[in-house]
RNA sequence: UUCUUAUCCAGAGAGGUGGAGGGACUGGCCCCAUGAAGCCUCGGCAACAGAUUGGAAACAAAACUGUGCCAACUCCUGUAGCAUGAUUUGCUAGAAGAUAAGAA
Numbered sequence: 001u002u003c004u005u006a007u008c009c010a011g012a013g014a015g016g017u018g019g020a021g022g023g024a025c026u027g028g029c030c031c032c033a034u035g036a037a038g039c040c041u042c043g044g045c046a047a048c049a050g051a052u053u054g055g056a057a058a059c060a061a062a063a064c065u066g067u068g069c070c071a072a073c074u075c076c077u078g079u080a081g082c083a084u085g086a087u088u089u090g091c092u093a094g095a096a097g098a099u100a101a102g103a104a
Base pairs, nucleotide, nucleotide: 001104002103003102004101005100006099007098008097013042014041015040016039017038021031022030023029025078027076028075043070044069045068047067048066049065050064052062053061054059074096079093080092081091082090083089
C1' cells in the first nucleotide's frame, strides 16, 4: 500500500510551543487572534487485539500491554429504493471515510 471482517446516535481535558487555518473530499453549516493545524508534557475515554487472575466451559470484573480516540450523530449531505409530499421530509440499503485485527 491492497484485500477481508467488525464497529462508528455514547464517552473523554488542561498546560506549553506554534502562529492561520481546520472539520478526509463535494455542497452546506460550523470551530478558530477570547488563538486553527502541527509538535511536546501530564491527564482522561474505552473500540479492537493480546495475555494474567476467577471459572470445566460459557462468561463477568479488575488492572496491564499494543495501537486508537478526547467540538457538533462519521457535523449534515453526495448513490439507489420505498413512503410521504409539493420537488419537501423521513426510513432503509449502499458508496466513501475513520479505527482495530488477519492475510498478501
SAM riboswitch aptamer (S box leader) from Evansella caseinilytica, 104 nucleotides, folded computationally. The prediction has a mean pLDDT of 81. The sequence was found by an Rfam model in a public genome assembly.